[in-house]
RNA sequence: CGCUGCUCAGAGCAAACCCGUCUAAAGACGGCGACGCAGAGCUACGGGGCUUCGGCGUGACCGCCAUGCCCGCCGGGCCGCCAGC
Numbered sequence: 001c002g003c004u005g006c007u008c009a010g011a012g013c014a015a016a017c018c019c020g021u022c023u024a025a026a027g028a029c030g031g032c033g034a035c036g037c038a039g040a041g042c043u044a045c046g047g048g049g050c051u052u053c054g055g056c057g058u059g060a061c062c063g064c065c066a067u068g069c070c071c072g073c074c075g076g077g078c079c080g081c082c083a084g085c
Stems, first nucleotide, its partner, number of pairs: 002085004012037002018031005035072001041078003045075003048070003054065004
């Protein structure tokens, strides 16, 4: 450096529920709590998904659109612990 995660060590993260704050919402953050995670560290770059304040269309119902969001949906990129080969 590459591959792998069968074994070891020390750590790390924290789903759902509930509470609070922010937001139009999705969702995020904090607390509580562990379902899980060998990248559940970072990055919206490709695909995918969520939402629609606002915009566009419509007589209306309603439909469409991300500039909002999800990296704990998949892939890519960047950085990284331990062990084995």

Notes
This is a predicted structure of an 85-nucleotide RNA (c-di-GMP-I riboswitch aptamer) from a Gemmatimonadota bacterium. The sequence is in RNAcentral, with records from Ribocentre. Its Rfam family is "c-di-GMP-I riboswitch aptamer". Rfam's curators write: GEMM was predicted in a large-scale screen for bacterial structured RNA regulatory elements. The source organism's lineage runs through Bacteria, Pseudomonadati and Gemmatimonadota.